[in-house]
């Protein structure tokens, strides 16, 4: 170094004006971009997570509710340059952003969340 289990700890960013009785929701301008993989560095290329639906199975006398199994849903980029190689770099113009709340409509505030997780460092055990 490779391969399998086991365990730690880590594992999401972001605001001002205006208008108004009231808005970080409305109008303007602004910002922000899990986690893997990629001929090269990705929010918008494939792929996953979260959310949210259903399923089944467990605990619960039954419902409620909680956990787990397996499936389902799951948003956006286009054009020049440079290169062997770039929807990922430079240059320009675009676009997307869950559910519930809220005196008024939310990627940006409040909450489930002191949760969950892709998934990452690092130790141990065993195998080659």
């Nucleotide at each position: 170094c490779g391969c399998a289990c086991g365990c730690u700890c880590c594992g999401g960013g972001g605001u001002c004006g205006g208008u108004g009785c009231a808005a970080c929701u409305c109008c303007g301008a602004a910002c922000c971009g899990g986690c893997g993989g990629u001929g090269a560095a990705a929010g918008c290329c494939c792929g996953c997570g979260a959310c949210c639906c259903g399923u089944u199975c467990g605990c619960a006398g039954c419902c409620a509710g909680c956990g787990g199994u397996c499936g389902g849903u799951u948003g956006a980029c286009u054009c020049g340059g440079u290169g062997a190689a770039a929807c990922u770099c430079c240059g320009a113009g675009g676009c997307c952003g869950a559910c519930g709340g809220u005196g008024a409509a939310a990627g940006u505030c409040c909450g489930g969340a002191u949760g969950a997780g892709a998934g990452g460092c690092g130790c141990g055990u065993g195998c080659a």
This is a predicted structure of a 128-nucleotide RNA (FMN riboswitch aptamer (RFN element)) from an Actinomycetes bacterium. The sequence was found by an Rfam model in a public genome assembly. The coordinates come from a structure-prediction model, not an experiment, and the mean pLDDT is 82.